[in-house]
Molecule: transfer RNA
Organism: Firmicutes bacterium HGW-Firmicutes-14
RNA sequence: GGGCGAGUAGUUCAGUGGGAGAACGCUUCCUUGACACGGAAGAGGUCGGAGGUUCAAUUCCUCUCUCGCCCACCA
Numbered sequence: 001g002g003g004c005g006a007g008u009a010g011u012u013c014a015g016u017g018g019g020a021g022a023a024c025g026c027u028u029c030c031u032u033g034a035c036a037c038g039g040a041a042g043a044g045g046u047c048g049g050a051g052g053u054u055c056a057a058u059u060c061c062u063c064u065c066u067c068g069c070c071c072a073c074c075a
Stems, first nucleotide, its partner, number of pairs: 001071007010024004018055001026042005048064005
């Protein structure tokens, strides 16, 4: 330098044009003498960033940042 993949809640991930979600974690309540387990409710997100297409973008296109893998080059 070229190619491919990943980036979404605190963590691990799903979602591939129209409602942003799951599990674990966190908070409150119930339960217990107390804890754990269990049950109920809740908080928590600029979907890596910018631009474009579209009535509408996490999703499609372009550029860019970070991480990983492969290939090439190098005195």